C1' cells in the first nucleotide's frame, strides 16, 4: 500500500523555536511577514475504541448467574486515537426540482444554460475491525 463498516452544516487556542508558504488534487474563493508549514509544551473540544450501569437478545447452566468483537437508553472522561480558520471552505460525476433560452402556430414536447436548489455517487479525512 489495498479491505469492510460508520461518521464527516455542531464543538474546541495559546506560548516558545522557525522563516514563507499553507487550505488533499484541479478551477474558485480564502489564510499568512499583525508570521504560513514543520517541530515543541501546556490547554481544550468531541466521544471512534473506552470505563460504570439499565434493558433486549444469543450462547452456556438444573438455577442464581457466566460471557458475548450481539443490539440500545443513560452517565463519564483514567487510558489509544482524532480534531483545534472558514460545512470535507465552495463546485467537480449522475438524477429530481425551479428559473431562463432556443425549436414548435399554440398546448404539449424536446434541447442548451444556470452565482439557484434537492438527494444520492465519486474523491478526501478521521476512527474501529481484519489482511
Nucleotide at each position: 500500500a489495498a479491505g469492510u463498516u460508520a461518521u464527516c452544516a455542531a464543538g474546541a487556542a495559546a506560548g516558545g523555536c522557525a522563516g514563507a508558504g499553507g487550505g488533499a488534487u484541479a478551477g474558485a474563493c480564502c489564510c499568512a511577514u499583525u508570521g504560513a508549514a514543520g517541530c515543541c509544551u501546556u490547554g481544550g473540544c468531541a466521544a471512534c475504541c473506552c470505563u460504570u450501569u439499565g434493558c433486549u437478545c444469543a450462547a452456556u447452566a438444573a438455577a442464581u448467574a457466566u460471557u458475548g468483537a450481539a443490539g440500545u437508553g443513560a452517565a463519564g472522561a483514567a487510558g489509544g486515537u482524532g480534531c483545534u480558520a472558514a460545512a470535507u471552505u465552495c463546485u467537480a460525476c449522475u438524477g429530481g426540482a425551479u428559473a431562463u433560452u432556443a425549436u414548435u402556430u399554440a398546448u404539449u414536447a424536446u434541447a442548451a444554460u444556470a452565482u439557484u436548489u434537492c438527494a444520492g455517487a465519486c474523491a478526501g479525512a478521521u476512527a474501529a475491525c481484519a489482511c
Predicted 3D model of a 131-nucleotide RNA (SAM riboswitch aptamer (S box leader)). The coordinates come from a structure-prediction model, not an experiment, and the mean pLDDT is 78. Rfam family: SAM riboswitch aptamer (S box leader). About the family: The SAM riboswitch is found upstream of a number of genes which code for proteins involved in methionine or cysteine biosynthesis in Gram-positive bacteria. The SAM riboswitch acts at the level of transcription termination control. The predicted structure consists of a complex stem-loop region followed by a single stem loop terminator region. An alternative and mutually exclusive form involves bases in the 3' segment of helix 1 with those in the 5' region of helix 5 to form a structure termed the anti-terminator form.